[in-house]
RNA sequence: ACCGUAACUCAGUGGUAGAGCAUCCCGAUUUUAAUCGGGAAGGUCAGGGGUUCAAAUCCCCUCGGU
Numbered sequence: 001a002c003c004g005u006a007a008c009u010c011a012g013u014g015g016u017a018g019a020g021c022a023u024c025c026c027g028a029u030u031u032u033a034a035u036c037g038g039g040a041a042g043g044u045c046a047g048g049g050g051u052u053c054a055a056a057u058c059c060c061c062u063c064g065g066u
Stems, first nucleotide, its partner, number of pairs: 001066004008020003015053001023040007046062005
């Protein structure tokens, strides 16, 4: 100096936290497998404090990684 957001890889840079993959359920095709489609579940946004009507997002400190 950069990074820390779902089990993993990452987006989101003030206004309802998301995608892919993985997991589970259902359906279709099919030879067990596997593939495709639909759905569900999964988060103290590293921790604390501050600013603001409102913070993952801005500021400060701490911790961890490169």

Record summary: Predicted 3D model of a 66-nucleotide RNA (transfer RNA) from Thermotomaculum hydrothermale. The RNAcentral record of the sequence draws on Rfam. Rfam family: tRNA. Gene Ontology term of the family: triplet codon-amino acid adaptor activity. The family's RNA type in Rfam is transfer RNA. Its mean pLDDT, the model's own confidence on a scale to 100, is 82. Lineage of the source: Bacteria > Pseudomonadati > Acidobacteriota > Holophagae > Thermotomaculum.